[in-house]
Molecule: Bacterial RNase P class A
Organism: Dehalococcoidia bacterium
RNA sequence: CAAGUAAACUGGGUGACCGCUCGCUUUUAAGCGGGAGGAAAGUCCGAGCUCCACCGGGCAGGGUGCUGGGUAACGCCCAGGAGGGGUGACCCUACGGAAAGUGCCACAGAAACAUACCGCCCCGGCGAAGUCGGGGUAAGGGUGAAAUGGUGAGGUAAGAGCUCACCAGCGGCUGGGUGACCAGUCGGCUGGGUAAACCCCACCCGGAGCAAGACCAAACAGAGGGACAUAAGGACGCCCGGCCUGUCCCCGGGUAGGUCGCUUGACCCUGAUGGUAACAUCAGGGCUAGAUAGAUGGUCACCGCUCCGAGUAUUCGGAGUACAGAACUCGGCUUACAGGUUUACUUGACCG
Numbered sequence: 001c002a003a004g005u006a007a008a009c010u011g012g013g014u015g016a017c018c019g020c021u022c023g024c025u026u027u028u029a030a031g032c033g034g035g036a037g038g039a040a041a042g043u044c045c046g047a048g049c050u051c052c053a054c055c056g057g058g059c060a061g062g063g064u065g066c067u068g069g070g071u072a073a074c075g076c077c078c079a080g081g082a083g084g085g086g087u088g089a090c091c092c093u094a095c096g097g098a099a100a101g102u103g104c105c106a107c108a109g110a111a112a113c114a115u116a117c118c119g120c121c122c123c124g125g126c127g128a129a130g131u132c133g134g135g136g137u138a139a140g141g142g143u144g145a146a147a148u149g150g151u152g153a154g155g156u157a158a159g160a161g162c163u164c165a166c167c168a169g170c171g172g173c174u175g176g177g178u179g180a181c182c183a184g185u186c187g188g189c190u191g192g193g194u195a196a197a198c199c200c201c202a203c204c205c206g207g208a209g210c211a212a213g214a215c216c217a218a219a220c221a222g223a224g225g226g227a228c229a230u231a232a233g234g235a236c237g238c239c240c241g242g243c244c245u246g247u248c249c250c251c252g253g254g255u256a257g258g259u260c261g262c263u264u265g266a267c268c269c270u271g272a273u274g275g276u277a278a279c280a281u282c283a284g285g286g287c288u289a290g291a292u293a294g295a296u297g298g299u300c301a302c303c304g305c306u307c308c309g310a311g312u313a314u315u316c317g318g319a320g321u322a323c324a325g326a327a328c329u330c331g332g333c334u335u336a337c338a339g340g341u342u343u344a345c346u347u348g349a350c351c352g
Stems, first nucleotide, its partner, number of pairs: 001348010012303007020035006037323001041334002044332005049209004054242006061205005066080005081095001082093004096200002101198002103194003117141002119137008149167006168190001170187007213260004222251001224250005232245003267286008304321007
């Protein structure tokens, strides 16, 4: 200097004038203070909160899926393990079980839970080439994503873990580690894959949601009809047991207003201690929108940043300035984002 990897910040600023909204003070006309994000998006997970009488057992259904930590919890985060990608910094994983069972592996190929198409060897017949029959074989060739573990040597009639060496797989033993696993050693010689197929195993799981819900005011029309008492109803489904209660269905009428919920939180910032880290504890400091047809803005001037043109003068002119708007709150994940800045690390080239 170039190319990368991982992470973080910002994404407009200043002034003047006018306007909207919330809170406080208050002489009721003013003053002071606050006012949209890193994702507010998606509505994909988890909760706080509210309501639904309730409890126990079983079935069904759903979710997660290597190990250990963190957290209110999670399908999230941190640190490890295994497999894979990359020269590397780093990145990815829908990562339990195929020896409980069932299913599937098209086509090709002789054959895909099972072999002999070509070939090789031995014996016999005919014979010019070659061909027919019997036996042995799975090393070579072909088909395929995958074909009785792989490479090499010995051995054999020709071959084969038949034997041996190294490696992979499987199993035993010993050691290390909380654990997933790792290392060493021994052994027989060894027929797949697929569970984001059904399934098995381990763990977890009430429902609905701020349009939840609580209160106030106002108005109306219910002499309405029906079923049931061994019944009916009682939180997503079914069954059983307990417990509670006047339940359910149809027809018809009125209201759609206001207040609360509504922002002090598993909150934010700084420091110390512990921890590899996620994070935890302690101390100090802070209060940072609460609208309801839905506020959080408009105009002017200067500046910042990016690009283009002219000029070479520290200049002039023009154009542009990302994704995008709270609606009960929070912890995550996923997606979108012009430009600018920073930190650490990797690779390459050059110089010293």